Bacterial RNase P class A from a Burkholderiales bacterium, 305 nucleotides, folded computationally.
RNA sequence: GAAGCCGGCCAGGCGGUCGCUGCGGGGUGAACAUCCCCCGUAGAGGAAAGUCCGGGCUCCACAGAGCAGGGUGCCGGGUAACGCCCGGCCGCCGCAAGGCGAGGAACAGGGCCACAGAGACGAGUCUUGCCGGGUCAAACCGGCAAGGGUGAAACGCGGCAACCUCCACCCGGAGCAACACCAAAUAGGCGGACGAUGACGCUGCUCGCCGAGUCCGCGGGUAGGUGGCUAGAGCUCCGGGGUGACCCGGGGUCGAGAGGAAUGACCGUCCACGACAGAACCCGGCUUACCGGCUGGCUUCACCC
Numbered sequence: 001g002a003a004g005c006c007g008g009c010c011a012g013g014c015g016g017u018c019g020c021u022g023c024g025g026g027g028u029g030a031a032c033a034u035c036c037c038c039c040g041u042a043g044a045g046g047a048a049a050g051u052c053c054g055g056g057c058u059c060c061a062c063a064g065a066g067c068a069g070g071g072u073g074c075c076g077g078g079u080a081a082c083g084c085c086c087g088g089c090c091g092c093c094g095c096a097a098g099g100c101g102a103g104g105a106a107c108a109g110g111g112c113c114a115c116a117g118a119g120a121c122g123a124g125u126c127u128u129g130c131c132g133g134g135u136c137a138a139a140c141c142g143g144c145a146a147g148g149g150u151g152a153a154a155c156g157c158g159g160c161a162a163c164c165u166c167c168a169c170c171c172g173g174a175g176c177a178a179c180a181c182c183a184a185a186u187a188g189g190c191g192g193a194c195g196a197u198g199a200c201g202c203u204g205c206u207c208g209c210c211g212a213g214u215c216c217g218c219g220g221g222u223a224g225g226u227g228g229c230u231a232g233a234g235c236u237c238c239g240g241g242g243u244g245a246c247c248c249g250g251g252g253u254c255g256a257g258a259g260g261a262a263u264g265a266c267c268g269u270c271c272a273c274g275a276c277a278g279a280a281c282c283c284g285g286c287u288u289a290c291c292g293g294c295u296g297g298c299u300u301c302a303c304c305c
Base pairs, nucleotide, nucleotide: 001301002300003299004298005297006296007295008294009293010292012270013269014268015267016266017265018264020043021042022041023040024039025038026037027036045276049287050286052285053284054283055282056281057175058174059173060172064207065206066205067204069171070170071169072168073167074088075087076086077085078084089103090101091100092099093098104166105165109164110163111160112159113158125148126147127146128145129144130143131142132141133140179227180226181225182224189218190217191216192215193214194213201209202208234253235252236251237250238249239248240247241246
């Protein structure tokens, strides 16, 4: 200097004008509330995406057992938990740094192995040798042994379980449109079926439990408001332990909570010229998309000293 590998950070910045949403404070109003006005403050992501996993939370619900069904698959550790992460082994790729993994069982059973080849579960090709039958001698028939060709695999020897299956471990269900409360309105309407000989209910089935309504059809009313809704397995700094994921202790810190859905428009300037792309209950992961910048460590090659 070039080419790679593994990480970390940023995600346009600054100023001004108008306009949005939350929170706090104040004003107006006789007073309160609503509306309105002013000030301060905060206001989309590393993936907010996919809904693929795991949870928190809510309800079924007082809530058990088994079967079915599903998931994971070497060993150990981390975590609330996981199919995630870390460490080690093994296998494959790469010169390497590293990356990926589908990683238990093939004599418990079933199934599959295209094409080629005679033949991939009862079928038997070619050559040589030996033995037996047969012949005047051959041809021919049978058995045994060795070898050739096809193919990944050929005397029943293998391969596949990311085929079914077996083994080990794990798993209730539904989901914020969960659920709770308030207000209003109507027709607590009509007909039928089942139900203490136990309905409904607990994803499916069986047992068990519970203990009174459940379901179908016709017809009528309402679909409004509030909560759930953001202080959390949170973030960050220091010290200690650990190879590491991470754990323990101490200090500091506070957030978007919309409600048919809040960040828009304009101007100036700097510059990295801005891609993928916008929260809807909240987290831990994985996967996918992606312009550009800054930065740490490691590997290989070439050259110079």
RNAcentral holds the sequence, with entries from ENA. Its Rfam family is "Bacterial RNase P class A". About the family: Ribonuclease P (RNase P) is a ubiquitous endoribonuclease, found in archaea, bacteria and eukarya as well as chloroplasts and mitochondria. It is annotated as a ribozyme. Its mean pLDDT, the model's own confidence on a scale to 100, is 77. The gene name in the source record is rnpB.